[in-house]
RNA sequence: GGGGGUGUAGUGAAAUGGCAUCAUAACUCUCUCCAAAAGAGUUGUUCUAGGUUCGAAUCCUGGCACCCCUG
Numbered sequence: 001g002g003g004g005g006u007g008u009a010g011u012g013a014a015a016u017g018g019c020a021u022c023a024u025a026a027c028u029c030u031c032u033c034c035a036a037a038a039g040a041g042u043u044g045u046u047c048u049a050g051g052u053u054c055g056a057a058u059c060c061u062g063g064c065a066c067c068c069c070u071g
Stems, first nucleotide, its partner, number of pairs: 001070007010024004018054001026042005047063005
């Protein structure tokens, strides 16, 4: 230089173009002499800029970051 893949709560992952969800973490409460465990609840997320569409995490284009293959 060329080709391909990935990017979603703090972390790990789901999501047929139609309310972004689960686990865990954090916080609050219950339980306990205290704590742990357990149970209940709350908060928080689509890499970025455009385009298509009634509607985009999803489709298209550019960019960025990381990984793989190749010269």